[in-house]
């Protein structure tokens, strides 16, 4: 110089005139409310609603059966499917990036197509003349040839996403962990590490793959959710219709032969246990169908796992001190509109040896709160800052 990789930031500025929402103060107003001033007023993603909490209501004696989420270690946090630091595996020369990364010697299952053969596999094409048959040479000997038959073999071709460990050397009729030497993988042991692992060392040679198939194993999970929920206003009506309150017994009151009231029994429609189902509770009303009514206000809701600064602890997430700050709250839903300037980006024209100057136009993203945090993930016009690689020159 050229070409990457990681992080972090910011994400227009200044004036003028007009508006909008909160709070708070002042002056009129009986009141509704009118005028006027101060101050505060979107985002790094406020988004998508994916996880996880805090709040809120409802359930929750107990036990069983189901259901659902996670899935390498160690840590962090209120908590996560997030963070951080490692391990393994993978890709890149490298800085670095990726990984839905438990368990297949507990079971059931499944491997499409090709192919001989795909789980206690298998012989298509090939290899063997050491045995035994045969058939040739040979003389009916000796001995030789042939892969044609009983076999043998799995080296090398071929099929496949994968062919029962890989290379190589010995061996052999050929051939084979038959036998050695590395490698991988499995298992014993020895060291290191909190731990996944990870190194050395020794056996006997040798055991396919899917769990984003059921499973199995840890470990976590009640269910709707601010239209939760709560105050207060207001309403809770009329008609019909079916189902229960049945019924007994005593003992008490009275306007005294019916009616209330307590007490036991028995019955009992319907509801409750927010998946189901044994168990359990509650219980005088419930349920259907027609017509009419009402459906506003306020809290909830802005101090909070809050922010900034600045010490210390930690590799790091994050922790613990200490100091200042107070920072939207709308409900037809404010937080804009119009101009000008000035920053920047592209285009043209001018001027200029070069830088660069002038003037014109046109551009400036994505997008916007509704209980609130922590997180993922998506969107994004342009500008800056740090660490880092690897090439090439040059000293």
């Nucleotide at each position: 110089g050229g070409a990457g990789c990681c992080g972090g930031c910011u994400g227009g500025g200044c004036g003028g005139c007009c508006g909008c929402g909160g709070u708070c103060c002042c002056g009129g107003g009986a009141g509704a409310c009118c005028g006027g001033g101060a101050u505060c007023g979107a985002g790094g993603a406020a988004a998508g609603u994916c996880c996880g909490g805090c709040c809120u209501c409802c359930a929750c004696a107990g036990g069983g059966c189901g259901g659902g989420g996670u899935g390498c270690u160690g840590g962090c946090u209120a908590a996560c499917g997030g963070c951080c630091a490692g391990u393994c595996g993978g890709g890149g020369u490298g800085a670095c990036c990726c990984g839905c990364a438990g368990g297949a010697a507990a079971g059931u299952g499944c491997c499409a197509c090709a192919g001989a053969g795909a789980g206690c596999a298998g012989a298509c094409c090939g290899c063997c003349g050491a045995a035994c048959g045969g058939c040739c040479c040979g003389a009916c000997c000796a001995g030789g040839g042939u892969g044609c038959g009983u076999g043998g073999c799995a080296a090398g071709g071929g099929u496949g996403a994968a062919a029962c460990g890989g290379u190589g050397c010995g061996g052999u009729a050929a051939g084979a962990g038959c036998g050695c030497a590395c490698c991988a993988g499995c298992g014993g042991c020895c060291g290191g590490g909190u731990g996944a692992c990870c190194g050395g060392u020794c056996g006997g040679c040798u055991c396919g793959g899917c769990a984003a198939a059921c499973c199995c194993c840890a470990c976590c999970c009640g269910g709707a959710g601010c239209a939760a929920g709560g105050u207060c206003a207001a309403g809770u009506a009329g008609g019909g219709g079916g189902c229960g309150c049945a019924c007994c017994g005593g003992c008490c009151g009275c306007c005294a032969c019916g009616c209330g009231g307590c007490c036991g029994g028995g019955g009992g429609a319907g509801g409750c246990u927010g998946g189901c189902c044994c168990g359990g509770c509650c219980g005088a009303g419930c349920c259907c169908c027609c017509u009419g009514g009402u459906g506003g206000a306020c809290c909830g809701c802005a101090c909070g796992a809050g922010g900034c600064c600045g010490g210390c602890g930690g590799c790091a997430a994050c922790g613990c001190c200490g100091g200042c700050c107070c920072c939207a709250g709308a409900u037809g839903g404010a937080u804009g509109g119009c101009c000008g300037c000035c920053a920047c980006c592209c285009u043209c024209g001018c001027c200029c040896a070069c830088c660069g100057g002038c003037g014109a136009g046109g551009g400036c993203a994505c997008g916007g709160a509704a209980g609130c945090c922590g997180g993922c993930u998506u969107a994004c016009a342009g500008g800056c800052c740090g660490g880092c690689u690897c090439c090439c020159u040059c000293u």